[in-house]
RNA sequence: CGGGGUGUGGCGCAGCUGGUAGCGCGCAGUGUUCGGAACGCUGAGGCCGGAGGUUCAAGUCCUCUCACCCCGA
Numbered sequence: 001c002g003g004g005g006u007g008u009g010g011c012g013c014a015g016c017u018g019g020u021a022g023c024g025c026g027c028a029g030u031g032u033u034c035g036g037a038a039c040g041c042u043g044a045g046g047c048c049g050g051a052g053g054u055u056c057a058a059g060u061c062c063u064c065u066c067a068c069c070c071c072g073a
Base pairs, nucleotide, nucleotide: 001072002071003070004069005068006067007066010025011024012023013022019056027043028042029041030040031039049065050064051063052062053061
C1' cells in the first nucleotide's frame, strides 16, 4: 500500500428479506430460608465505533472515516 473480517448495555453474543433492539452471565429489588447459597419473580442499564447519504422508516443498504484481527505485497 492492496484485499477480507469484526465493532450492538459492565462482559460474551444474537438481531433473517429494512418496520418500535433481544438472549445468557453480571447488577439492583423481592419471594423462599433462622441466615446464606441455589432457585423463582420483577426491574435498571445500550440508539448500535464516528460522520454523512438513500428511504415514510436504517443495527441492517450506500459513501467516507477510526480501532482491532487475518491474508498478500

Transfer RNA from a Patescibacteria group bacterium, 73 nucleotides, folded computationally. The source organism's lineage runs through Bacteria and Bacteria candidate phyla. Its mean pLDDT, the model's own confidence on a scale to 100, is 80. Its Rfam family is "tRNA". By type it is a transfer RNA. Rfam describes the family as follows. Transfer RNA (tRNA) molecules are approximately 80 nucleotides in length. It was read from a public genome assembly.